[in-house]
Context: one part of a larger RNA
RNA sequence: UGACGGGGGCCCGCACAAGCGGUGGAGCAUGUGGUUUAAUUCGAGGCAACGCGAAGAACCUUACCCGGGCUUGACAUCCCGCGCUCGCUUUUGAAAGUAGGUUUUCCUUCGGGGAAUCCGAUGACAGGUGUUGCAUGGCUGUCGUCAGCUCGUGUCGUGAGAUGUUGGGUUAAGUCCCGCAACGAGCGCAACCCCUGUCCUUAGUUGCCAGCAUUUAGUUGGGCACUUUAAGGAGACUGCCGGUGAUAAACCGGAGGAAGGUGGGGAUGACGUCAAGUCAUCACGGCCCUUACGCCUGGGGCUACACACGUGCUACAAUGGCCGGUACAAUGGGUUGCCAACCCGUGAGGGGGAGCUAAUCUCAAAAAAGCCGUCCCAGUUCGGAUUGGAGUCUGCAAUUCGACUCCAUGAAGUUGGAAUCGCUAGUAAUCGCGGAUCAGCAUGCCGCGGUGAAUACGUUCCCGGGCCUUGUACA
Numbered sequence: 001u002g003a004c005g006g007g008g009g010c011c012c013g014c015a016c017a018a019g020c021g022g023u024g025g026a027g028c029a030u031g032u033g034g035u036u037u038a039a040u041u042c043g044a045g046g047c048a049a050c051g052c053g054a055a056g057a058a059c060c061u062u063a064c065c066c067g068g069g070c071u072u073g074a075c076a077u078c079c080c081g082c083g084c085u086c087g088c089u090u091u092u093g094a095a096a097g098u099a100g101g102u103u104u105u106c107c108u109u110c111g112g113g114g115a116a117u118c119c120g121a122u123g124a125c126a127g128g129u130g131u132u133g134c135a136u137g138g139c140u141g142u143c144g145u146c147a148g149c150u151c152g153u154g155u156c157g158u159g160a161g162a163u164g165u166u167g168g169g170u171u172a173a174g175u176c177c178c179g180c181a182a183c184g185a186g187c188g189c190a191a192c193c194c195c196u197g198u199c200c201u202u203a204g205u206u207g208c209c210a211g212c213a214u215u216u217a218g219u220u221g222g223g224c225a226c227u228u229u230a231a232g233g234a235g236a237c238u239g240c241c242g243g244u245g246a247u248a249a250a251c252c253g254g255a256g257g258a259a260g261g262u263g264g265g266g267a268u269g270a271c272g273u274c275a276a277g278u279c280a281u282c283a284c285g286g287c288c289c290u291u292a293c294g295c296c297u298g299g300g301g302c303u304a305c306a307c308a309c310g311u312g313c314u315a316c317a318a319u320g321g322c323c324g325g326u327a328c329a330a331u332g333g334g335u336u337g338c339c340a341a342c343c344c345g346u347g348a349g350g351g352g353g354a355g356c357u358a359a360u361c362u363c364a365a366a367a368a369a370g371c372c373g374u375c376c377c378a379g380u381u382c383g384g385a386u387u388g389g390a391g392u393c394u395g396c397a398a399u400u401c402g403a404c405u406c407c408a409u410g411a412a413g414u415u416g417g418a419a420u421c422g423c424u425a426g427u428a429a430u431c432g433c434g435g436a437u438c439a440g441c442a443u444g445c446c447g448c449g450g451u452g453a454a455u456a457c458g459u460u461c462c463c464g465g466g467c468c469u470u471g472u473a474c475a
């Protein structure tokens, strides 16, 4: 100087408390451990691994296993030779491939030359998801959006170092004020950026409809007021008033205002810590393989199952289930695509073909809510696992191993031990919708809107963190 303390003081955070909803019990989904296996590829391991890499394993992917093959190679450059390759087609094979047939460039001084591609040979080389994240770059997690981390000069100290950065107030903040052997400065904080909340201006189609006409319908005429869209501006700064305070910084209350003291949300992550994670995104040093640890291919596996754990979904019902009829969104996607009307089918879906490169057409029905009826507390008209049968769709192909539909079946489960998680407001809870990946496959992920709470006395305690101080046989 740090680190640590079941030392002290001050302060903060859904850290506790106060509340609301869960997990832990059940069934299923998914990840992991373990076990099994020819293989169940690899990585991730307290918080910070475990719906994680994987924004989507039937083949492919694929790295694993068992077979069948290749050896200058699936891919790159160079040297030599042959003729063209490409395309079409036959044999054999599970495929990869093997063995054939046919066809066939450009320029030309007719000597020859050139480009791409294929084949053959030769080696230089290719290739490796082989190893080391404790050799590395890059990227990332974490403490933590915590308020800290430092430097120059000066001063003090023999020195390590100290001072500044401590102190008195204050703040979300090393934020600001005052004081002070310090005076300044940098990286962080804040602001500048984006979205959202109010108003104005500009613009009016594909959007909108107040008044006028018209219609089944903003459909048409008309209009751009409103809504909205998207560009530019205004607005909030403790600016104003009162009080408290050191006359300061600031705090408390008030006015005006759509909004008030960081308005709400996002992006933004200092010096560093964990030899944290990643050699399997990529790059790269060393080591290793080179008729194989490389490459092609068929099939299988990654989907196994006594069990254990994590994360979720669906429930256990009446604030509910079912039937009928009836409202109100936003974000987005669409030409190898989204697919309307209409017809067929109980349905998944099929037929059909209009429109749309989209504020125009379409996905598209929002659902919970509200209204009418029914069920009457039951393992039920709750719950839907499992199983049987029949189908639909995608795709070369759904057996291992897809999703969905219909009929039948109707399991566990009556609110969950010890323990444990999230959340402070348009939040929790609850309801549906969209997108990426994607032929197909979503209870996951990323977004969107609808309905919409309860509680916070307080900081003694648990956890994490900041500042000062104290002890230390630790570094």
Stems, first nucleotide, its partner, number of pairs: 001475002003472003007469007015459002019423005026314008034305002042053002064300007073125001077124002080120002087102004092097001105114003127289002130287003136283002138278003141274001143272001148187006154163003167178003193266004198234007207224003212221002237260001240254005316416001320375003324371001332363003337356002342351003382413001387408007429451007

Small-subunit ribosomal RNA, 3' major domain from an uncultured prokaryote, 475 nucleotides, folded computationally. Its mean pLDDT, the model's own confidence on a scale to 100, is 84. The full RNA is in RNAcentral, with records from ENA.